[in-house]
RNA sequence: GAUUGAACGCUGGCGGCAGGCCUAACACAUGCAAGUCGAGCGAGAAAGGUCUUCGGACUGAGUAGAGCGGCGGACGGGUGAGUAACGCGUAGGAAUCUGUCCGGUAGUGGGGGAUAACGUUCCGAAAGGAACGCUAAUACCGCAUACGCCCUACGGGGGAAAGGGGGGGAUCUUCGGACCUUCUGCUAUCGGGGGAGCCUGCGUCGGAUUAGCUAGUUGGUAGGGUAAAGGCCUACCAAGGCGACGAUCCGUAGCUGGUCUGAGAGGAUGAUCAGCCACACCGGAACUGAGACACGGUCCGGACUCCUACGGGAGGCAGCAGUGGGGAAUAUUGCGCAAUGGGCGAAAGCCUGACGCAGCCAUGCCGCGUGUGUGAAGAAGGCCUUCGGGUUGUAAAGCACUUUCAGUGGGGAGGAAAGGGCGCUGGCUAAUAUCCAGCGCAGUUGACGCUACCCACAGAAGAAGCACCGGCUAAUUCCGUGCCAGCAGCCGCGGUAAUACGGAAGGUGCAAGCGUUAAUCGGAAUUACUGGGCGUAAAGCGCGCGUAGGCGGCUUGGUAAGUCGGAUGUGAAAGCCCGGGGCUCAACCCCGGAACUGCAUUUGAUACUGUCGGGCUGGAGUUCGGAAGAGGGGGGUGGAAUUCCAGGUGUAGCGGUGAAAUGCGUAGAUAUCUGGAGGAACACCAGUGGCGAAGGCGGCCCCCUGGUCCGUGACUGACGCUGAGACGCGAAAGCGUGGGGAGCAAACAGGAUUAGAUACCCUGGUAGUCCACGCCGUAAACGAUGUCUGCUAGGCGUCGGGGUAUUGACCCCCUCGGUGUCGCAGCUAACGCAUUAAGCAGACCGCCUGGGGAGUACGACCGCAAGGUUAAAACUCAAAGGAAUUGACGGGGGCCCGCACAAGCGGUGGAGCAUGUGGUUUAAUUCGACGCAACGCGCAGAACCUUACCUGGGCUAGACAACGGUGGACCGCUCUAGAGAUAGUUUGGUGCCUUCGGGAAUCCAGUGACAGGUGCUGCAUGGCUGUCGUCAGCUCGUGUCGUGAGAUGUUGGGUUAAGUCCCGUAACGAGCGCAACCCUUGUCCUUAGUUGCCAGCGGUUCGGCCGGGAACUCUAAGGAGACUGCCGGUGACAAACCGGAGGAAGGUGGGGACGACGUCAAGUCAUCAUGGCCCUUAUGGGCAGGGCUACACACGUGCUACAAUGGGCGGUACAGAGGGCAGCAAACCCGCGAGGGGGAGCGAAUCUCACAAAACCGGUCGUAGUCCGGAUCGGAGUCUGCAACUCGACUCCGUGAAGUUGGAAUCGCUAGUAAUCGCGAAUCAGAAUGUCGCGGUGAAUACGUUCCCGGGCCUUGUACAC
Repeated sequence: GAUUGAACGCUGGCGGCAGGCCUAACACAUGCAAGUCGAGCGAGAAAGGUCUUCGGACUGAGUAGAGCGGCGGACGGGUGAGUAACGCGUAGGAAUCUGUCCGGUAGUGGGGGAUAACGUUCCGAAAGGAACGCUAAUACCGCAUACGCCCUACGGGGGAAAGGGGGGGAUCUUCGGACCUUCUGCUAUCGGGGGAGCCUGCGUCGGAUUAGCUAGUUGGUAGGGUAAAGGCCUACCAAGGCGACGAUCCGUAGCUGGUCUGAGAGGAUGAUCAGCCACACCGGAACUGAGACACGGUCCGGACUCCUACGGGAGGCAGCAGUGGGGAAUAUUGCGCAAUGGGCGAAAGCCUGACGCAGCCAUGCCGCGUGUGUGAAGAAGGCCUUCGGGUUGUAAAGCACUUUCAGUGGGGAGGAAAGGGCGCUGGCUAAUAUCCAGCGCAGUUGACGCUACCCACAGAAGAAGCACCGGCUAAUUCCGUGCCAGCAGCCGCGGUAAUACGGAAGGUGCAAGCGUUAAUCGGAAUUACUGGGCGUAAAGCGCGCGUAGGCGGCUUGGUAAGUCGGAUGUGAAAGCCCGGGGCUCAACCCCGGAACUGCAUUUGAUACUGUCGGGCUGGAGUUCGGAAGAGGGGGGUGGAAUUCCAGGUGUAGCGGUGAAAUGCGUAGAUAUCUGGAGGAACACCAGUGGCGAAGGCGGCCCCCUGGUCCGUGACUGACGCUGAGACGCGAAAGCGUGGGGAGCAAACAGGAUUAGAUACCCUGGUAGUCCACGCCGUAAACGAUGUCUGCUAGGCGUCGGGGUAUUGACCCCCUCGGUGUCGCAGCUAACGCAUUAAGCAGACCGCCUGGGGAGUACGACCGCAAGGUUAAAACUCAAAGGAAUUGACGGGGGCCCGCACAAGCGGUGGAGCAUGUGGUUUAAUUCGACGCAACGCGCAGAACCUUACCUGGGCUAGACAACGGUGGACCGCUCUAGAGAUAGUUUGGUGCCUUCGGGAAUCCAGUGACAGGUGCUGCAUGGCUGUCGUCAGCUCGUGUCGUGAGAUGUUGGGUUAAGUCCCGUAACGAGCGCAACCCUUGUCCUUAGUUGCCAGCGGUUCGGCCGGGAACUCUAAGGAGACUGCCGGUGACAAACCGGAGGAAGGUGGGGACGACGUCAAGUCAUCAUGGCCCUUAUGGGCAGGGCUACACACGUGCUACAAUGGGCGGUACAGAGGGCAGCAAACCCGCGAGGGGGAGCGAAUCUCACAAAACCGGUCGUAGUCCGGAUCGGAGUCUGCAACUCGACUCCGUGAAGUUGGAAUCGCUAGUAAUCGCGAAUCAGAAUGUCGCGGUGAAUACGUUCCCGGGCCUUGUACAC
């Protein structure tokens, strides 16, 4: 996607045609479904009516009902339980029967005895029955006859019948009739038709975890039996018959035409319709009959139900309706025999739940409708929105039309032709009877049916839903929800912005339906016949030998089984397909054709296959001559080594390991020497060497034995290949019996290792390993590659044999057989394979069909056992798997970097304090930051403010923005209450610009759209930042390679700090990075010379102070300089490296700024911006106070120390870079001091902060908790500030804690660096041990890259990829 006898959910206007218990072959109330014939027979009512003499008669009526008899009931209708079968399908066959029907022949004469009905009596509740008596026949039985028929020993023998109806001129009559005729029936027989029975070939589901089955079994003879062949049955005889081409057994199933699907081949199915079969409550049996072993017959048994007077009886819906039950589920106890068909009848006719119709059900198929046109203000409403608008949407309304269908009223076919009646003609006949046939006439027969169809009327009037909208798959937004609720066919959605859930709006698809579920086929080449595979994805049996089977060389002849052609028969109808026709169309129906791919018979063809016969040598084999070899079996034999035993020498250890210990040893080990014992294995040779089918095979010699190769002639003449079963071989381990046992060594013991260590390591050690015999039968039994044959480029090596050439050897060349490696075409998903194929083909075998469960269970077979072989299912998963790619990772490898280690110096971790964090506490201790890359971080500075937190008391268009309108300039001031916000009060004043219209700014009150939010989401974001990492990388275009992901370039050889450069190179170029360009510093030059400088000259108050100078320093602008430029060496003639010269500086001179593609959902919504969400008399705004400063603890970062390279005291030197007007502040004075007073100078190369400190000189302390250390606390002060209580810094006096160099661990630093010393600045009223800068003094060490950490490149493994 198609389909369905469907069901369920939502919905539902009409019609046509079809269909409708798939389940309980469960049980059934009630009614109906098979009768008919008086023209076969006997008997024969009643009601009613008429009449009546009231006794009855006639009629009803020879009717109804019953009986005898005939035909039918074996059809029609239902169901699918059984059946794996000659049941069905198809094609054939011979040993048969056949009522009624058709055709033919011959008959139908004459008798007899019964019996129902009926009558009487009796039994029984009933159903029913008994006895006696009467009677008929187309009922029954003889006799006669026998064309044909049957039997036969061929002489012969046997066997029938039934009548009935109509009509009738003569003749006869017992008045019934005989007789004639006609119709019909009957008997016998032949033929036909249709029907039935029987036999056979072929076809017809699954299971081998069913492998053997069979005693009437198989056959024969004889007999019986049947309609008929036959073990169908019986007796006897024989011992057969079936089976891997699947017997037997088990399970399942009615079969077919067909139906559904599919391109087909197939697969699935067997409702409706049609053919066959089987069944009729379950089982069995026969009777009758033409036909049955009989759905609405009989008998017996059983179960069930019903009736009963308990003694007995009755029943069979799988007929049509209907009921209960079962079930997801399947209809009316309808009408009619009008049509078609059937039974009976001569017929009328009767019967017919067959059938024709109607009813119910959207169950299916088909058709129709639910309106058409116009209509933009693009209405309202809804929804969305970027707020502009968009969409619903010409949709609606409005206007103008139409009237199918439904409704009402009216009209109105066809299905109906007959039969019968009457008339005419013809036939039969003696006949103008009858009867039959044809024609004509009139009238009649309709369940459906208020039919179909047609007309009229009214009015858009009565008529649309369902599913879906993440991808597959056509159709998207909003809201709600927040891994909840839910969705889901697969993938998968949902954890606060869900196109996937729920609702809505809109859209898409179908439409009186739409979805869902179930089921079948398709896609699925996913069981592969068409049409697949097996080196690594599932899949080659461990190997051979060989049976059946399959397949088979060249040539010739025959045959004609396969194969191919023609013809004939058959392949039912329906269906499918094609053409035509009928319902208005279609569905549906009718007619014709084609088709039915099949089977059978017959007739041809003979290439190929088969078969039979003849021949051949190329396949295969035999023989002869050579050759190599760990091929196999048996027997001997040899040396080295280990161990053990004995003896000698000798002494304290040996042994073992990463290090040890257990163990051995003073009872003498190990070591060493001599001798001996015993078992096992065979060093070197030895080799991608050899042999073997595989497993496997290794000292040497002998015996037996298999295979292979080469050469050469001869011989056989297809003898061949494969191989289901079968049979044999088959490593190691294991098992049995008996030996053997040196070494090794499962188990076991001990010692170590370890968190543990039932291991790895060590010391011991038993089975076993070895031999003989017998089992086992497995393995990563691997080339993960079955065997055989042919074909298809080569190169190189090696083993065995032969050949050409050569005097000969080696080499070289050719060739056959083996064994390797590289490689072309080709193949392969790729990896790879590639004459030893995984290439191209052929033959045969084995095996596979998602992963797990599981090579398991059960069963069977094998085995002593262990176990092996064969081999499932339930259940479960949405994968499992292969090859390759890019990364990442590795206690993988190679190369190389980095204060990464190492080598050093100084720290942290211990103490006290400072500071940050965690935790705890709290009304609050606001928030953020969390490995490196959070933690002296945001904070370059919290007493108020800041401030976001808490408490209290207050405001509500608001502290802030903008709009509209009203009024007032704005504004300043006084007082009162209050903690303040705030509330009240007092008072001054009338501004600015102007084009004179007005405008700007500002304030008060009210109104509304709005403000405001440090509220949430850094996982919705922008921006900014951290980090890997200043690591050397990250990419692109074109080309090339690869199916592709991707690769190449970017790898390689060198080199570099560098993907820096050079060379090579299927790559060639390019970009972002590196480097350079920028700043600073180091040298020099030029220019300039104040506020800076001062060499020389002069002056001097001795201070570059003044004149002066422009040299120097310096300042700040410009330039020079360094480029591996030069020399030597190394290197590949390169790049580059090493050394040197010169130079202030040398190979990037030092430092800075600068951070590739990207990673970490890294950090920040609290800098700012911003989507969404949230608050709106509060989560907004203002105020006071408090808190962010808490404190049992823990951590990070620092400061100060522990002292003598030091502390304290005194004295004396030398910086750089900065700051300064709400500022820096000098001199001078006061104070011990912080500081105060003071105020010169300076917006600063001028003044000032500002004395730099370490250093140096002198003296003191003398190893002490100190003259170290300074915490803490007490007291007294200073300064800033509205204010130092919570909670500032500093000063002085006093106090004088811990601490004596710091465990595990851990950090920084490679030179002007570390260490150490001070100085400044930002922030800032004040408040640094922090931060950012500055200079002073100024080291040590680097062998080296094994290791730790991080990183780069190449390579390798990977089951990792959030």
Predicted 3D model of a 1362-nucleotide RNA (small-subunit ribosomal RNA) from an uncultured prokaryote.
RNAcentral holds the sequence, with entries from ENA.